[in-house]
Molecule: transfer RNA
Organism: Candidatus Magasanikiibacteriota bacterium
RNA sequence: GGGUCGGUAGCUCAGCUGGUAGAGCAGGGGCCUCUUAAGCCCAAGGUCGAGGGUUCGAUCCCCUCCCGACCCA
Numbered sequence: 001g002g003g004u005c006g007g008u009a010g011c012u013c014a015g016c017u018g019g020u021a022g023a024g025c026a027g028g029g030g031c032c033u034c035u036u037a038a039g040c041c042c043a044a045g046g047u048c049g050a051g052g053g054u055u056c057g058a059u060c061c062c063c064u065c066c067c068g069a070c071c072c073a
Base pairs, nucleotide, nucleotide: 001072002071003070004069005068006067007066010025011024012023013022019056028042029041030040031039049065050064051063052062053061
């Protein structure tokens, strides 16, 4: 330098054919308990890597760039 894959909540990852962004864990509050743990319940938490484009509408499609892994040279 070329190619493939990935980047979504603090962490690990979903998100089907473009149509309201989700789960588990962690953290917060509560219930239970003499207390803790376990268990149960509740709420919160996101510029979907960045910037453009297409579209009535983009995490999803197109372009450029950034970061990471791997392959080729």